[in-house]
Molecule: transfer RNA
Organism: Pseudomonadota bacterium
RNA sequence: GCCGUCCUAGCUCAAUGGCAGAGCACUUGUUUUGUAAACAAGGGGUUAUCGGUUCAAGUCCGAUGGACGGCU
Numbered sequence: 001g002c003c004g005u006c007c008u009a010g011c012u013c014a015a016u017g018g019c020a021g022a023g024c025a026c027u028u029g030u031u032u033u034g035u036a037a038a039c040a041a042g043g044g045g046u047u048a049u050c051g052g053u054u055c056a057a058g059u060c061c062g063a064u065g066g067a068c069g070g071c072u
Stems, first nucleotide, its partner, number of pairs: 001071007010024004018055001026042005048064005
């Protein structure tokens, strides 16, 4: 330098173009002499960034940035 894959909650990951979710973690409560465990409830998202297509984009298209892999 060229090619490919990936980027969504604190972490690991889902989501057929049609309400953005789960597990773990976190907070509060119940329980306990206390802690842990268990149970219940709750908070947390500019879906990497900027544009485009569409009635509607996490999803499709382009550019940029980043991570990883391959080729030279």